Notes: Predicted 3D model of a 72-nucleotide RNA (transfer RNA) from a Thermodesulfobacteriota bacterium. The sequence is in RNAcentral, with records from ENA. Model confidence (mean pLDDT): 80 of 100. It matches the Rfam family "tRNA". Rfam's curators write: Transfer RNA (tRNA) molecules are approximately 80 nucleotides in length.
RNA sequence: GGCCGCGUAGCUCAGGGGUAGAGCGACGCUCUCAUAAGGCGUAUGUCGGUGGUUCGAAUCCACCCGCGGCUA
Numbered sequence: 001g002g003c004c005g006c007g008u009a010g011c012u013c014a015g016g017g018g019u020a021g022a023g024c025g026a027c028g029c030u031c032u033c034a035u036a037a038g039g040c041g042u043a044u045g046u047c048g049g050u051g052g053u054u055c056g057a058a059u060c061c062a063c064c065c066g067c068g069g070c071u072a
Base pairs, nucleotide, nucleotide: 001071002070003069004068005067006066007065010024011023012022013021018055026042027041028040029039030038048064049063050062051061052060
């Protein structure tokens, strides 16, 4: 350099056109003599960036950025 894959919450990951979720974690309450576990509730986010397509884009397309793999 070429090709391929990935980038979504603090972390690990779903979601592949109809307006964003789970688990863990965090915080508050409850329970306990106390801690943990359990129960109830709350908050997460420019979906890597910029354009394009579309009535509508995390999702499709182009370019760029970052990470990984293969190859020369």